The RNA shown here (transfer RNA) has 73 nucleotides and comes from Thermothielavioides terrestris NRRL 8126. The prediction has a mean pLDDT of 80. The organism belongs to Thermothielavioides terrestris, within Eukaryota. It is recorded under the gene name tRNA-Lys-CTT-6-1.
[in-house]
RNA sequence: GCCCCCGUAGCUCAAUCGGUAGAGCGUGAGACUCUUAAUCUCAAGGUUGCGGGUUCGACCCCCGCCGAGGGCU
Numbered sequence: 001g002c003c004c005c006c007g008u009a010g011c012u013c014a015a016u017c018g019g020u021a022g023a024g025c026g027u028g029a030g031a032c033u034c035u036u037a038a039u040c041u042c043a044a045g046g047u048u049g050c051g052g053g054u055u056c057g058a059c060c061c062c063c064g065c066c067g068a069g070g071g072c073u
Base pairs, nucleotide, nucleotide: 001072002071003070004069006067007066010025011024012023013022019056027043028042029041030040031039049065050064051063052062053061
């Protein structure tokens, strides 16, 4: 220098070929319990790495950039 793959909630990851962003764990509150733990219920938490483009509509398609990993020379 070139190629491939990844980047989504605090963490680990989903999201069928473009149609309202979710789960588990964790956190907070409540129920239960003599208390804690466990269990159950509810809630908060996201500019989907950044910037553009296409589209009525983008996590998803296109371009550039940044970062992590791997390969080739």
Rfam family: tRNA. The family's RNA type in Rfam is transfer RNA.